Small-subunit ribosomal RNA, 3' major domain from an uncultured prokaryote, 478 nucleotides, folded computationally.
The full RNA is in RNAcentral, with records from ENA.
The prediction has a mean pLDDT of 84.

Context: one part of a larger RNA
RNA sequence: UGACGGGGGCCCGCACAAGCGGUGGAGCAUGUGGUUUAAUUCGACGCAACGCGAAGAACCUUACCCGGGUUAGACUACAGAGGACAACUCUAGAAAUAGGGUCUUCCCUUCGGGGACCUGAGUGACAGGUGCUGCAUGGCUGUCGUCAGCUCGUGUCGUGAGAUGUUGGGUUAAGUCCCGCAACGAGCGCAACCCUUGUCCUUAGUUGCCAGCGCGUAAUGGCGGGAACUCUAAGGAGACUGCCGGUGACAAACCGGAGGAAGGUGGGGAUGACGUCAAGUCAUCAUGGCCCUUAUGGGUAGGGCUACACACGUGCUACAAUGGCCGGUACAAAGGGCUGCCAACCCGCGAGGGGGAGCUAAUCCCAGAAAACCGGUCGUAGUCCGGAUCGGAGUCUGCAACUCGACUCCGUGAAGUCGGAAUCGCUAGUAAUCGCGAAUCAGAAUGUCGCGGUGAAUACGUUCCCGGGCCUUGUACA
Numbered sequence: 001u002g003a004c005g006g007g008g009g010c011c012c013g014c015a016c017a018a019g020c021g022g023u024g025g026a027g028c029a030u031g032u033g034g035u036u037u038a039a040u041u042c043g044a045c046g047c048a049a050c051g052c053g054a055a056g057a058a059c060c061u062u063a064c065c066c067g068g069g070u071u072a073g074a075c076u077a078c079a080g081a082g083g084a085c086a087a088c089u090c091u092a093g094a095a096a097u098a099g100g101g102u103c104u105u106c107c108c109u110u111c112g113g114g115g116a117c118c119u120g121a122g123u124g125a126c127a128g129g130u131g132c133u134g135c136a137u138g139g140c141u142g143u144c145g146u147c148a149g150c151u152c153g154u155g156u157c158g159u160g161a162g163a164u165g166u167u168g169g170g171u172u173a174a175g176u177c178c179c180g181c182a183a184c185g186a187g188c189g190c191a192a193c194c195c196u197u198g199u200c201c202u203u204a205g206u207u208g209c210c211a212g213c214g215c216g217u218a219a220u221g222g223c224g225g226g227a228a229c230u231c232u233a234a235g236g237a238g239a240c241u242g243c244c245g246g247u248g249a250c251a252a253a254c255c256g257g258a259g260g261a262a263g264g265u266g267g268g269g270a271u272g273a274c275g276u277c278a279a280g281u282c283a284u285c286a287u288g289g290c291c292c293u294u295a296u297g298g299g300u301a302g303g304g305c306u307a308c309a310c311a312c313g314u315g316c317u318a319c320a321a322u323g324g325c326c327g328g329u330a331c332a333a334a335g336g337g338c339u340g341c342c343a344a345c346c347c348g349c350g351a352g353g354g355g356g357a358g359c360u361a362a363u364c365c366c367a368g369a370a371a372a373c374c375g376g377u378c379g380u381a382g383u384c385c386g387g388a389u390c391g392g393a394g395u396c397u398g399c400a401a402c403u404c405g406a407c408u409c410c411g412u413g414a415a416g417u418c419g420g421a422a423u424c425g426c427u428a429g430u431a432a433u434c435g436c437g438a439a440u441c442a443g444a445a446u447g448u449c450g451c452g453g454u455g456a457a458u459a460c461g462u463u464c465c466c467g468g469g470c471c472u473u474g475u476a477c478a
């Protein structure tokens, strides 16, 4: 100087408390451990691994296993030979591949040739490796933590390591600001500048809008028209403790108030200092070293990654009446769409099929939002709760749903009556609850990322648990 203390002081954070809803019990989904297996590819392991890499394993992916096959190779370079490439087809085969048949002559040209592509044979300074080392590395990332800290120049003090500044008194979300001070300044952080949302104005009105005027309809901005309103999307205004009162040290600031759509950082996002964890990643990529080179490379078919006595994590659905079912009837936002989204209409109980209009989309489509509301029924029952499991019949995607897809219909109708110890999230348009969309994607979400609808309770307080900041103290630790 740090680090640590079941030392002290001060102060924060859904850290506790106060509340609301969960997890832990059930069934299923998913990840992991373990076990099994020919293989169940690999990585991730307290917080910070475990719906994680994976925004999507039937083949492919795929790295794993088994089998049959290959050795200058799937790819790059070179010289020489031949031929456009390609397409169709026969035989063997599971395919890769091997053998044969038909057909075929690209572009430029100074007609010498050149170029691109392909085929078989060849050369070696080769290719190739998801093989090892993240404790050799770059890059990227997690975490402490959006915590308020981390440093430097000069000066001063100290033999020196170092100190001071950065401590102190106040204050703040903040090393934020004020005052004081052997310090005076400065940098990286904080804040602001950026995006979004909340109010208003201006400009612009189509595909969006419809107040007033007119036309038309069973009805609808459907039409003429309008530019007010909503909205869209560009520009601007607005909030600064600016104003008033009080407290304070005449300061910074705090408390209350006015005005205002908004008030003291308005809400949300992006933004992550010096560093810590030899944290994670050699399997995104790059890369040193080591290793393989008829194999640890490359191609192929099938299987596996989907196993199952069990254990854990994360979720979904429930256990019902604030509910289930049936009928009726409202109101979104944000997205996506040409190898696409797919309307009307017809068929089917349905998944879906037929159909073909429109739309390169504020125009058309996905697309009927659901909870809510109105009416009916059920009456506390393992039930008209719950839907697992299994049987049967189907639909769709796809070369192909056996291993191993999703969905539909009929039947079946398990556990489960609110969950031990323990444990998680959340402070407001939040929790809870309800549906909608998108990425990936042929198909395949209860996951992920977004969107809106309905919409709470509680916070006395900081003694205690956890984590963190500042000062101080002890130390035989570094």
Base pairs, nucleotide, nucleotide: 001478002477003475004474005473007472008471009470010469011468012467013466015462016461019426020425021424022423023422026317027316028315029314030313031312032311033310034308035307042053043052064303065302067300070297073126078122081119082118083117087102088101089100090099091098092097106115107114108113128292129291131290132289133288137286138285139281140280141279142277144275149188150187151186152185153184154183155164156163157162168179169178170177194269195268196267197266199237200236201235202234203233204232205231209226210225213224214223215222240263243257244256245255246254247253319419323378324377325376326375327374328373335366336365337364340359341358345354346353347352385416390411391410392409393408394407395406396405432454433453434452435451436450437449438448